[in-house]
RNA sequence: AGGGUUUGAUCCUGGCUCAGAACGAACGCUGGCGGCGUGGAUUAGGCAUGCAAGUCGAACGAGAAAGGUCGCAAGGCCGAGUAAAGUGGCGAAAGGGUGAGUAAUGCGUAGGCAAUCUGCCCUCGAGACGGGGAUAACCACGGGAAACGGUGGGUAAUACCGGAUGGCCUCACGGAGCUGCAUGGUCUGGCGAGUAAAGGUGGGGAUCCUUCGGGACCUUCCGCUCGGGGAGGAGCUUGACGUCCUAUCAGCUAGUUGGCGGGGUAACGGCCCACCAAGGCUGAUGACGGGUAGCCGGACUGAGAGGGUGGCCGGCCACACUGGGACUGAGACACUGCCCAGACUCCUACGGGAGGCUGCAGUCGAGAAUCUUCCGCAAUGGGCGAAAGCCUGACGGAGCGACGCCGCGUGGAGGAUGAAGGCCUUCGGGUUGUAAACUCCUGUCACGGGUUAUGAAUGGCGCAGCGUGUAACACCGCUGCGUUGACGAAGGCCCGAGAGGAAGCCACGGCUAACUCUGUGCCAGCAGCCGCGGUAAGACAGAGGUGGCAAGCGUUGUUCGGAAUCACUGGGCAUAAAGGGCGCGUAGGCGGUGCCGUAAGUCGGCGUGUGAAAUCCCUCGGCUCAACCGUGGAACUGCCGUGGCAGACUGCGGUGCUAGAGGAUGGUAGGGGAGAGCUGGAACUCCUGGUGGAGCGGUGAAAUGCGUAGAUAUCAGGAGGAACGCCGGUGGCGAAAGCGACUCUCUGGUCCAUUACUGACGCUGAGGCGCGAAAGCUAGGGGAGCAAACGGGAUUAGAUACCCUGGUAGUCCUAGCCGUAAACGAUGGGCACUAGGUAGCGGCGGUUCCGACUGUCGUCGCUGCCGAAGUAAAUGUGUUAAGUGCCCCGCCUGGGGAGUAUGGUCGCAAGGCUGAAACUCAAAGGAAUUGACGGGGGCUCACACAAGCGGUGGAGGAUGUGGUUUAAUUCGAAGCAACGCGAAGAACCUUACCUGGGCUUGACAUGCUGGGAUUAACUCGGUGAAAGCCGGAGCGAUUGCCUUCGGGUGUAACCUGCACAGGUGUUGCAUGGCUGUCGUCAGCUCGUGCCGUGAGGUGUUGGGUUAAGUCCCUUAACGAGCGAAACCCCUGUCGUUAGUUGCCAGCGGGUCAUGCCGGGGACUCUAGCGAGACUGCCGGUGUCAAACCGGAGGAAGGUGGGGACGACGUCAAGUCAUCAUGGCCCUUAUGUCCUGGGCCACAAACGUGCUACAAUGGCCGGUACAAAGGGAAGCAAAGCCGCGAGGCGGAGCAAAUCCCAAAAAGCCGGCCCCAGUUCGGAUUGCAGGCUGCAAUUCGCCUGCAUGAAGUUGGAAUCGCUAGUAAUCGCGGAUCAGCCACGCCGCGGUGAAUAUGUUCCUGAGCCUUGUACACACCGCCCGUCAAGCCACGAAAGCCGGGAGCACCCGAAGUCGUCGAUCCAACCGCAAGGAGGGAGGCGCCGAAGGUGAGCUCGGUGAUUGGGACUAAGUCGUAACAAGGUAGCCGUAGGAGAACCUGCGGCUG
Repeated sequence: AGGGUUUGAUCCUGGCUCAGAACGAACGCUGGCGGCGUGGAUUAGGCAUGCAAGUCGAACGAGAAAGGUCGCAAGGCCGAGUAAAGUGGCGAAAGGGUGAGUAAUGCGUAGGCAAUCUGCCCUCGAGACGGGGAUAACCACGGGAAACGGUGGGUAAUACCGGAUGGCCUCACGGAGCUGCAUGGUCUGGCGAGUAAAGGUGGGGAUCCUUCGGGACCUUCCGCUCGGGGAGGAGCUUGACGUCCUAUCAGCUAGUUGGCGGGGUAACGGCCCACCAAGGCUGAUGACGGGUAGCCGGACUGAGAGGGUGGCCGGCCACACUGGGACUGAGACACUGCCCAGACUCCUACGGGAGGCUGCAGUCGAGAAUCUUCCGCAAUGGGCGAAAGCCUGACGGAGCGACGCCGCGUGGAGGAUGAAGGCCUUCGGGUUGUAAACUCCUGUCACGGGUUAUGAAUGGCGCAGCGUGUAACACCGCUGCGUUGACGAAGGCCCGAGAGGAAGCCACGGCUAACUCUGUGCCAGCAGCCGCGGUAAGACAGAGGUGGCAAGCGUUGUUCGGAAUCACUGGGCAUAAAGGGCGCGUAGGCGGUGCCGUAAGUCGGCGUGUGAAAUCCCUCGGCUCAACCGUGGAACUGCCGUGGCAGACUGCGGUGCUAGAGGAUGGUAGGGGAGAGCUGGAACUCCUGGUGGAGCGGUGAAAUGCGUAGAUAUCAGGAGGAACGCCGGUGGCGAAAGCGACUCUCUGGUCCAUUACUGACGCUGAGGCGCGAAAGCUAGGGGAGCAAACGGGAUUAGAUACCCUGGUAGUCCUAGCCGUAAACGAUGGGCACUAGGUAGCGGCGGUUCCGACUGUCGUCGCUGCCGAAGUAAAUGUGUUAAGUGCCCCGCCUGGGGAGUAUGGUCGCAAGGCUGAAACUCAAAGGAAUUGACGGGGGCUCACACAAGCGGUGGAGGAUGUGGUUUAAUUCGAAGCAACGCGAAGAACCUUACCUGGGCUUGACAUGCUGGGAUUAACUCGGUGAAAGCCGGAGCGAUUGCCUUCGGGUGUAACCUGCACAGGUGUUGCAUGGCUGUCGUCAGCUCGUGCCGUGAGGUGUUGGGUUAAGUCCCUUAACGAGCGAAACCCCUGUCGUUAGUUGCCAGCGGGUCAUGCCGGGGACUCUAGCGAGACUGCCGGUGUCAAACCGGAGGAAGGUGGGGACGACGUCAAGUCAUCAUGGCCCUUAUGUCCUGGGCCACAAACGUGCUACAAUGGCCGGUACAAAGGGAAGCAAAGCCGCGAGGCGGAGCAAAUCCCAAAAAGCCGGCCCCAGUUCGGAUUGCAGGCUGCAAUUCGCCUGCAUGAAGUUGGAAUCGCUAGUAAUCGCGGAUCAGCCACGCCGCGGUGAAUAUGUUCCUGAGCCUUGUACACACCGCCCGUCAAGCCACGAAAGCCGGGAGCACCCGAAGUCGUCGAUCCAACCGCAAGGAGGGAGGCGCCGAAGGUGAGCUCGGUGAUUGGGACUAAGUCGUAACAAGGUAGCCGUAGGAGAACCUGCGGCUG
């Protein structure tokens, strides 16, 4: 610090996602030790059991027992003035827990109390005199199951009550001084009234008293009372600030706001009450309501700003089963107190009672999930006590949990034939890997044994001593010694033994570090995003290996970060999401210039207070280090007060100015607005009349429609409504919507010139108000034309459309609604600044002597175009900014869901405004690029069409194919570019298929082991369909070495066994090679440079030209390559060379005849080498070009004709069955051999050819002229036989010599006479021929006989532009033969038409649009049907919450009554004062009733929505998407949609 993901690629916008850190965590796998931390986040759900608050005998009265001991016993003594209990005091309001409630009675920060209280503690002053009456305990009696309680008797106090004193204090009255901050505060003296107390312990013994115990008294200490001060604590308060979301909560409020008086409180206050007033919310700076939440110091994250958070520790608050209430007290409305109500649990004798773990442990429940019913008061702290001490689940410790952080270990060194095993392998090897083994060491932790500190002493107590002090040895202070440890079997140290007890988890396609094999086969599975898996998966699973971290590792969840993705720091709004339709204007925000003042803001600095501690940071230190802990410092970025300095800027006050703004005067252009007008003309329709006479109208073509009842057309007259042609213009006006004949009236704004006026009066503008196209609505008019809906006619598969004919609302007017549009410049308003050029409109000024007009120059305003800089993702924009700045407003935050639902509000309605969520996707988008495509455009080609000629499609049969059939009909080829294709030869063979019979190292190759001399081969026999199997007889080859010539040994063949062979089995979508096609089309690229952020462009475009990216010119391009052309072959002319087997002109010879012979090279020809053609020449056109047109010459003329040759690439095109080849599969079979069959089947279908349908013909006879080929297991002549196929025959020929071989059409002659024929030949019968082992399935040919369909072929479709089409025959390959009419070649005869590019098809270049890029066979919309999910509505049903009204009314305070009751005081008494019980009243919780509000759950049914490989219907959109699309509105329709009106160009 960034990365991945939208595209074919690019840039941008934008979302999603990852890498980091953190956690009170949980889950999975794994787990050695220690230290320090931390641990019920959910049900503030319910709780068994134990413990968590007592203490004081030095406040008081009373006072056991067990047991021991003495005694015979009664009983005494000890236990013991102890225990238990009571009165009384202090404490129990602390400590500890939790976070429910609470959005402010809270918290934080800073202040205030002149409006307050304060037990214990400290300090100061003063005091404590003298009396009285009760009551628990206890005893007795009786009640109750219990809890508990009643009556009588009787007793004490530091309990309670009078009286005295009154410094002080309080109140009332009056006076003086000082002072503050308004009420006021403070001080002082005077007078009047009121208000206190308690004693206890130790010691003493002089005096007094005595019941002889002691007391008074003195003294010490502890207490008591009143008052002042302090410390700490608490209460209240601030118009002091800060403190979450929601406006789909906009108004709230009756004790409400204030006043007077009173009550109440420690104290201010509507805190409470009566009365009076009508205010208050400092309400959009968000009241009121709803939701959520304890707040903070801090902790997490982050560069910071910020965001999220508040567990542990600390401060504050709130709560204690739920709700209400008070009592006591210094303090509570009280966690382990009281009363009442409620729910729940428990006890009960049924009459009544008891209880409150959100204390520490523990339990149940729910949950993903959170511990021991531990030890100790040794330390620290707290309560009580004079103290010893007691109490203390606070606390100190231990236990459990890898929950977190930190530390340590699981060994170290050496060790290569680089062991074995595993995995991979190209089989060579590589890797695991110095890793192990092995050798030598070490000794942490754990284990065993031993030993030993700190936490503990300024404490207490005991003893001793010293000091102070006293009448005095007490008390008090100091010193020394002794005593006290839960943790702790801990920790430290020493010794012992021994590598021994201690490693896992995740990942390995990219992001992201780490790769192979096997299995699986869109299955199983993975996945954070992109995405993997459909037979070679680095992505699944396993294994090996590797990477990362490590007692942990991963996953999940959450927070921050990355995210500048809510943008204060630090974003945007023309087209990506985003400018309000436009104006006026309120609040608010912002605001020209000079001077003076002020000092609120502000700047800088200083002083002061505060910002608790802990935390963070720095320093140093303590645990062996670290975590952890301590010391000191810094910091706490904040706040408040205050003092003084400054006075620039903002504010405020004052006073000026004129540059902003406004005004005045004079002009000015204009479809600016409103109203009026028997205003105007053209057109249209209708009506009347005339002329006229058959059609009109309408369309792509038609029809519906109108018309002989007279239309259309035309003339005249009349009526009516709407709109205003030309001018007219990217021209004008208006804020926008919008505005267009003319005249009049009324009226708004602009602009220009002048200016001596005002003097900042300005800009913007949340709410608000007004205006606002079209459609639509209400009421009333009007209605010519047009025209949703609707009717009809067409079109169509359909046509609820487009087209046509009609036609109603509406369009028009008046009044009123509606309030929306692509209301657009998709661009809010204002001000200022920043190059120009050009055009138009309005005004003013200058200019040629003047004026008009015009031109020109200048200037102000407006409207356009082009462009510098700049800017922008690009397109673009560019003084009319989208540039540079300032001010104000509106709006945006991924796509869909959705501008939907719901709520609110407006509207008569339609509907408008405001406006979500669940769910779902990994994108949705903008601009530009390259392609491809278009029922877009331009240019140009091609037998592409047209013009022609001949065919196919109909018939018969041939052949191939689909289909069907079959045991098998082997396989492949599939639009063009499969279909007379692979196959240039299927009867067996071929042959791959089927049936049946066999073989198993095999039909074929190589290697190894063993055998192998009469063995292989050959001949023969049996069986069999053959293959094969079985058998034995005959014959009997061959090789190296050694050799004693007998043989031995090795080897080949052969046999046996093992490796292996073999496969036309599969995958052409794993491949090589080869091939088809676009296409012989003219294209496809590169280097360097230049342009662009980039994809990419340029070059290669443009102007000409060409068959051509052929060439020329131009040119930010200059060059180059692959293609085109040329080079090669054939052919056309000539020359030359050569002259046999070819030729024969001349010469000679010969024949019936023939180059037959001699000879010849002239000619033809053959086949080598050359020449020739290059736009070279002439004329014209053309850019001085390329080139084109015409001409000459020439055999040939503009590449002469033909061939070979096929760029980058496309079609996952074809071929695993030519061959080769990876993977997979078969191995007595998917191999191999054989027999027979099949590939030839046949209802119908398609392709390609053949023969025909006839007279340009058929048949018969005669006769002429080729080229190119082939020939030895061959071609075969003559001759003979046969009607013929053919047979016999065999000359000649390995071929310019011989043969096949006749060429045919043609030409000459004859017949046929338009007929299913003398056309046509299918089919069938008979008889033959040939090949072959064999023609039945299933060959070809011949003769005779038979003589089918067919009379020129529907829709549709093919070929061909010249030696071409058409037509005629000839040859060859394959091959025994042949289903060949096929294929490949050869020549003979030999046309017509086109000088055009509108259309069909295909192609090239340029351009344009695009939502396509698998590229139009693309993309894509909606209904319907199915599944699934979430949501809305819904008769209702159920529940929660906060209030309101009324009823009932507990406890309790307060008030009142108090006839009943009562010890203290008064009184002799009666009685009084005072108090209590009790009654009543106000208030009052829970509860009840009622009407509503609000939130949620559920709901038959219903509505749309999202999603889901291959459902239905259509084709709406993207190209002019085939009717341009879209927006608003209205109507209609299965659906996308269609139509009307107005608008936009995207």
Background
The prediction has a mean pLDDT of 84. The RNA shown here (small-subunit ribosomal RNA) has 1546 nucleotides and comes from an uncultured Planctomycetia bacterium.